[in-house]
Small-subunit ribosomal RNA, central domain from an uncultured Chloroflexia bacterium, 348 nucleotides, folded computationally. It matches the Rfam family "Bacterial small subunit ribosomal RNA". Rfam links the family to the GO terms ribosome and structural constituent of ribosome.
Context: one part of a larger RNA
């Protein structure tokens, strides 16, 4: 001395709830399991280390001493950990009073726009492109006015604004419902942190059954472009996109940064509270969030910098050269598509 790491080099589970386990605030008393010390026992021989002897030396070998243990018994110590009991309030939770919010679910309502249908006006084009053509249109289109149908999405407000664990959430109203913040310091009295398995949630696409279908639009058809054009551009267009229920369980599920707690210069915006002064403005303090710049420090550099990638502690996950390989085989899951777990030969 007894691994090093995980923002971008390999590496943080997509996110949560939480079991076992690990870890755990402050004080007193007891106990003495861990821990520490003494004594005794034992730790065969060989081997190892030191001293010494024998073969000419060495290897080898004889003698002596020592080391070697999560060991046993017993006596003792009690700081720390454990265990048992009593207390405390700062961690955690609760009551009460305020507050903001696209948090979730259900039902209902609204206007703009696109498309389609009916009617009026009106006549030869319209549409589209880099330029065109396919397409649509004298069976009256495009344009324009009135009426109607239907589906989907909610302009402005809108903001490195807000909410949510993440995925994500944006018109308005009602009902049901989760979480968060602030103030008081009233109550409980460590009830906490993390979390292998497990369970739940989980964009888009996709799947099953039944609806719905305006616009958009994989596939597909056509027109162009081109040497070709299985594309980019244009005209159409099915699945899908929408709803209900069920499945799938993935992602550049990203802050490419796991969670909790404490500590460590500041400056400047912004969101939601509270308090003081002033009271028109404003200004100061403080708590919670969200941005930018930056000190110390860290970093290979880029950069990070009280929202840490700084300084520490606890717990979980993960990495260990590239390819083969987000693969094969096996297992589990799935209706399927496939998902999860996950090698080797060989090769550089």
């Nucleotide at each position: 001395c007894u691994g090093g790491g995980c923002g971008u080099a390999a590496a943080g589970c997509g996110c949560g709830u939480g079991u076992a386990g690990g870890c755990g605030g402050u004080u007193c008393u007891g106990u003495a399991a861990g821990u520490c010390g003494g004594a005794c026992g034992u730790g065969a021989a060989a081997g190892c280390u030191c001293c010494u002897g024998g073969c000419u030396u060495a290897a080898c070998u004889g003698g002596g001493a020592g080391a070697g243990g999560u060991c046993g018994u017993u006596c003792g110590a009690u700081a720390c950990u454990g265990c048992a009991g009593g207390g405390c309030u700062u961690g955690a939770g609760g009551u009460c009073g305020g507050g903001a919010g696209a948090g979730g679910g259900a039902c209902g309502u609204g206007g703009a726009a696109u498309u389609c249908c009916c009617g009026g006006u009106g006549u030869a084009g319209u549409g589209g492109u880099g330029g065109a053509a396919u397409g649509c249109g004298u069976a009256g289109a495009u344009a324009u006015c009135g009426g109607g149908a239907g589906g989907a999405a909610c302009a402005c407000c809108a903001g490195u604004g807000g909410c949510g664990a993440a995925g994500g959430c944006g018109a308005c109203g009602u009902c049901c419902u989760g979480g968060c913040c602030c103030g008081c310091a009233c109550c409980u009295g460590a009830c906490g942190c993390u979390c292998a398995g497990a369970c739940g949630c989980g964009a888009a696409a996709g799947c099953g059954u039944g609806g719905g279908g305006a616009g958009c639009g994989a596939a597909c058809g056509g027109g162009a472009u081109u040497a070709g054009a299985u594309a980019c551009c244009c005209c159409g267009g099915u699945a899908g996109u929408c709803c209900a229920c069920g499945c799938u369980g993935u992602a550049a599920a990203c802050g490419g940064u796991g969670g909790a707690u404490a500590c460590u210069a500041g400056g400047u915006g912004u969101u939601g509270g509270u308090g003081g002064c002033u009271a028109u403005c404003g200004u100061c303090a403080u708590c919670a969030g969200u941005g930018c710049c930056g000190u110390a420090g860290c970093u290979a550099a880029c950069g990070c910098g009280u929202u840490a990638a700084g300084u520490a502690u606890c717990c979980c996950g993960c990495c260990u050269g590239g390819g083969g390989a987000c693969u094969a085989c096996g297992g589990c899951c799935g209706c399927a598509a496939g998902g999860c777990u996950a090698a080797a030969a060989c090769u550089c």